[in-house]
c-di-AMP riboswitch aptamer (ydaO/yuaA leader) from Caldinitratiruptor microaerophilus, 157 nucleotides, folded computationally. Taxonomically the source falls in Caldinitratiruptor (Bacteria, Bacillati, Bacillota, Eubacteriales). The RNAcentral record of the sequence draws on Rfam.
RNA sequence: CCGCCUGGAUCGCCGAAUCCCCCGCCGGCAGGCGGGGGAGCGGGGGACCCACCGUUCGGGGCGAAUUCGGCUCCCUCCCGUCCGGGAGGCGGCCGAUAGGGCAACCUCCACUGCCCGAGCCCGUCAGCUAACCUCGUAGGCGUUGCGGAGGAGGCAG
Numbered sequence: 001c002c003g004c005c006u007g008g009a010u011c012g013c014c015g016a017a018u019c020c021c022c023c024g025c026c027g028g029c030a031g032g033c034g035g036g037g038g039a040g041c042g043g044g045g046g047a048c049c050c051a052c053c054g055u056u057c058g059g060g061g062c063g064a065a066u067u068c069g070g071c072u073c074c075c076u077c078c079c080g081u082c083c084g085g086g087a088g089g090c091g092g093c094c095g096a097u098a099g100g101g102c103a104a105c106c107u108c109c110a111c112u113g114c115c116c117g118a119g120c121c122c123g124u125c126a127g128c129u130a131a132c133c134u135c136g137u138a139g140g141c142g143u144u145g146c147g148g149a150g151g152a153g154g155c156a157g
Base pairs, nucleotide, nucleotide: 011142012141013140014139018039019038020037021036022035023034024033025032026031040137041136042135043134044133045132050127058125059122060121061120062119067096068095069094070093071092072091074089075088076087077086078085079084099116100115101114102113103112105151106150107149108148109147111145
C1' cells in the first nucleotide's frame, strides 16, 4: 500500500415501520431485557346514496411486483407399426412488459446510467362508505452522473 473477515459510530437507501412516556427485572454505574400507554405514520372492516349482477373456473387483502412469449424436465390424454407429433397441467431457466426505486441540501422537470418487477396473508367471506370497530409500526441494505427552475441553509466580505 492492497485484499479479506468481524464489530462500533456517523450519514444515506427501500419500506407505514418513527418519536415520547410509564412500570417491572438484572446491574455499583453505564446500560440491557421484558410488558404497557400516547403521538405521528400506514392498513383492513364498516350505512344511506351510488355502483355491480357477482357468487368452485371460489372470492378477497398487503405490496411497484402485473401480463406475455420462448426453451426444457416430469405428468395426463389423443394420433401413430417404430421413429415421432399434437393438446393440457406443474416446476426450472431465459427474454420482454404494466408498474416501481436510486444516482447525497430539498422539491419539480429533462437527459443519461444502474437496479426491482418478489413474497406473504384471510379462509367461503368483505364494492364504495359517515359514525364506529380493528390491526401494524418490521425487516433488509450501501448509491453518489449531468443540466434547468424554485426554495432552504452555510461560509466569506